[in-house]
Molecule: THF (Tetrahydrofolate) riboswitch aptamer
Organism: mouse gut metagenome
RNA sequence: GCAGAGUAGGAAUGUGUGCGUUAAGUGCCGGAUGGACGGGGAGUUGCCAGCCGGACGAAGGGAGUAUCCCGCGGUAUACAUUCCGCAUCCCGCUGC
Repeated sequence: GCAGAGUAGGAAUGUGUGCGUUAAGUGCCGGAUGGACGGGGAGUUGCCAGCCGGACGAAGGGAGUAUCCCGCGGUAUACAUUCCGCAUCCCGCUGC
């Protein structure tokens, strides 16, 4: 000098278990707080979390009806597979 590896996290699909269907959740806008961001250091206007406020907004049906079944929800979560992935800067690591 050239090439490469590795994090948190994110997405899709599948399976299981829940929640809602008496509308919470998801998604959108604003506010303030906290947190994380390759092995080390720094770190954003990017990321994540719960909280407050605002706008929008839905798919129910059946049975033997305290329940169950089939659906529905940009629903939660666990696992599996695949894909993406240090914002950026400096240093380091592996190979040549």